A computed fold for a 166-nucleotide RNA from a pig gut metagenome, annotated as Lysine riboswitch aptamer.

RNA sequence: CAGAGGCGCACGGCUCAGGAGUACCGAAGCGGAGGAACGAUCCUUCCCAUGAGGCUUCGGAAAAGGGUGUCGUGCCGAAAGGACUGCGAGGCAUCGGCGCAGCCGCUUGGGUGCAGGCCAAACAGGUCUGCAACUGUCAUCGGGUCGGUGACCCGGCGGAGCGCUG
Numbered sequence: 001c002a003g004a005g006g007c008g009c010a011c012g013g014c015u016c017a018g019g020a021g022u023a024c025c026g027a028a029g030c031g032g033a034g035g036a037a038c039g040a041u042c043c044u045u046c047c048c049a050u051g052a053g054g055c056u057u058c059g060g061a062a063a064a065g066g067g068u069g070u071c072g073u074g075c076c077g078a079a080a081g082g083a084c085u086g087c088g089a090g091g092c093a094u095c096g097g098c099g100c101a102g103c104c105g106c107u108u109g110g111g112u113g114c115a116g117g118c119c120a121a122a123c124a125g126g127u128c129u130g131c132a133a134c135u136g137u138c139a140u141c142g143g144g145u146c147g148g149u150g151a152c153c154c155g156g157c158g159g160a161g162c163g164c165u166g
Stems, first nucleotide, its partner, number of pairs: 001166003006076001008075007016067001024060007034047004038096004042091002079108003082104001084102005109135002112132008137159002140156007
């Protein structure tokens, strides 16, 4: 530099489910002091007895993150996670969560199933850890086949992508 794993990876469009008859808006009633700006604390600003939040009924009624399917594109450390740093949602505020960016070979060969933790509206999905078999690859041990110091097949055991093949 080229290349291989296969229920392989990521991104984008469309789609469908969920979110949800929820948020929110309007009307009526109950009620009576708080409420909003991601969660907690503090601050600030704003709303509120011309009735807050909450609850009930009626009318109207979303969206996003996360996913399914499909098509396309780029790929095979694909990529994902984690640590650290910075930025964002009122604050040069503290801690936490989330999102975005940067960075570090810190972790993971790959997908699958199960259990638990975390994220999440979620019993979806994702992710981490553990376990299980499967699978690609290499090494090694045993056996087998074949004019044969090798190749292939079967079985055992082990390694990790910082690998493997050329």
Model confidence (mean pLDDT): 80 of 100.